[in-house]
Context: one part of a larger RNA
Molecule: large-subunit ribosomal RNA, domain III
Organism: marine metagenome
RNA sequence: GAGUAACGAUAAGGGAGAUGAAAAACCUCCCCGCCGAAAGAUCAAGGUUUCCUGCCCAACGUUAAUCGGGGCAGGGUGAGUCGACCCCUAAGGCGAGGGCGAAAGCCGUAGUCGAUGGGAAACCGGUUAAAAUUCCGGUACCGAUUCUUACUGCGAUGGAGUGACGGAGAAGGCUAGGCUGGCACAGCGAUGGUUGUCUGUGUUCAAGCGUGUAGGUAGGGGCUUUAGGUAAAUCCGGAGCCUCGUUAAUCUGAGACGUGAUGACGAUCUCUUGGGGCAACCCUUGAGAGAAGUAGUUGAUGCCCUGCUUCCAGGAAAAACUUCUAAGCUUAGGUAAGAGUUGAUCGUACUGUAAACCGACACAGGUGAUCAGGUAGAGAAUACCAAGGCGCUU
Numbered sequence: 001g002a003g004u005a006a007c008g009a010u011a012a013g014g015g016a017g018a019u020g021a022a023a024a025a026c027c028u029c030c031c032c033g034c035c036g037a038a039a040g041a042u043c044a045a046g047g048u049u050u051c052c053u054g055c056c057c058a059a060c061g062u063u064a065a066u067c068g069g070g071g072c073a074g075g076g077u078g079a080g081u082c083g084a085c086c087c088c089u090a091a092g093g094c095g096a097g098g099g100c101g102a103a104a105g106c107c108g109u110a111g112u113c114g115a116u117g118g119g120a121a122a123c124c125g126g127u128u129a130a131a132a133u134u135c136c137g138g139u140a141c142c143g144a145u146u147c148u149u150a151c152u153g154c155g156a157u158g159g160a161g162u163g164a165c166g167g168a169g170a171a172g173g174c175u176a177g178g179c180u181g182g183c184a185c186a187g188c189g190a191u192g193g194u195u196g197u198c199u200g201u202g203u204u205c206a207a208g209c210g211u212g213u214a215g216g217u218a219g220g221g222g223c224u225u226u227a228g229g230u231a232a233a234u235c236c237g238g239a240g241c242c243u244c245g246u247u248a249a250u251c252u253g254a255g256a257c258g259u260g261a262u263g264a265c266g267a268u269c270u271c272u273u274g275g276g277g278c279a280a281c282c283c284u285u286g287a288g289a290g291a292a293g294u295a296g297u298u299g300a301u302g303c304c305c306u307g308c309u310u311c312c313a314g315g316a317a318a319a320a321c322u323u324c325u326a327a328g329c330u331u332a333g334g335u336a337a338g339a340g341u342u343g344a345u346c347g348u349a350c351u352g353u354a355a356a357c358c359g360a361c362a363c364a365g366g367u368g369a370u371c372a373g374g375u376a377g378a379g380a381a382u383a384c385c386a387a388g389g390c391g392c393u394u
Base pairs, nucleotide, nucleotide: 013031014030015029016028017027032391033390034389035388040371041370042369043368046351047350050349051075052074053073054072055071056070060068061067080141081140082347083346084345086119087118088117092113093112094111098107099106100105122139123138124137125136126135142343143342144341145340146339147338148337149336150335151334152333153329154328158324159323160322161321166311167310168309169308172304173303174302177298178297179296180295181294182203183202184201185200186199187198188196204264205263208259209258210257215252216251219244220243221242222241223240224239225238226237228236229235265293268289269288270287271286274283275282276281312315357366358365373385374384375383376382
C1' cells in the first nucleotide's frame, strides 16, 4: 500500500422467548422466502466413526459462537431368507506335462482362477438417543440331515434336454398410482355472512397358501424299428404304425377373487409423568379405548412380455435342474408324505449430486443405479405447489 480488496452463487429474511460473561448466526415458537425429475427419498462406489449422548471453545469454522462434520469422554452396527462368502462360467490371467529360446523367459494342453452375468428361501406391523426384511409380535418359505410309513433299479467327472439370451415396432389385458362420489369423525370461525350442494382430516394392509383367468404357444400319448449322439442307454435324434387334439391341453401365464386378517394400522378421545402459563391452554412421558375402511373413473415408461410382429448386422458360456445308462452296487441306494434337528463366517453405524467421495479448502466443478405426488401441459419441458428438505457461516 491499507484497515483498502475480499469474506466463495442476488433462495431473504423478520419477530418473540430461552440459554449464556456475551446472541444477526445456537435452541424453541410464529410469520416470510427457496427447491420440489430436487436443493426430496433409497442403494452402489469411495470415505472410515464423520453416527448418538454428555461436557468444553485454545486452535479449526474466511466474522461472533453458548453452536459444529472441531476437542474430550461414554455409547451405538444383532440375519438360514438382504449382500458377500459358496457353486458356475465370460473376456482375460496363471499354467503340471509339452513346444521354443544363449539365459532371463515367451507360448500353451489338461487344469485352475476370474463377475460386470447364471444359481435355494420373508413379508407386514411394532420398537431405540443412535440398529433393523437382522431385535420383538404375527404369518411364511428354503436347503441339509435323522427317524417313521408306503412304494421301488439305484448309480457319473459320460450322453441328451433345459438353462439360453439381438435391434426395432405394434396391439391388447392388467396393476401401482391419481382423481371424484359415498362413508366415518371433528369444526361452526374475535370482522358483514357461513347447520350447508359447507370446511378439515381419514378412508390403509404384505409375503405366503388356494383357485388357474385375460392371454401366449403346437403338438401330446402308445407301440415297433434304428449305419447317429467317441462305449452303453428304456434318454435324445431318424423311420413306420395306432390314437387324442387343433371348439384348443396335462405346458406357460399377469391380474382378480378367497384366505392370511375375530388380526394389524387408523382420525380422534380418555387417563397420566414432568415443564411452562393467572387462566384458557401449550409442549412432553407412559398407558388405555378406537370410527369409517366402499364405489366409479382415469391410468403408466411397471407386469403379462425371455411373449407377438418384423429386420439383418444373426445377437455368451458353464453350473444348478430334468432325464439316460457304464463301471459298480443291491437289509445299499432312490421316490413320496409326515415328524424331529440344524443352518457357520464376514458386511450391516453415518455420508452418498456431497461440508463426510475425486478436485491442496467446509472449493459455484465432477460422480453409476432406483423411486417419480397435485394443477396447467404432448411431456421426466416450463410455472406454481405436496411429502420432505433448506434460506447457501459475516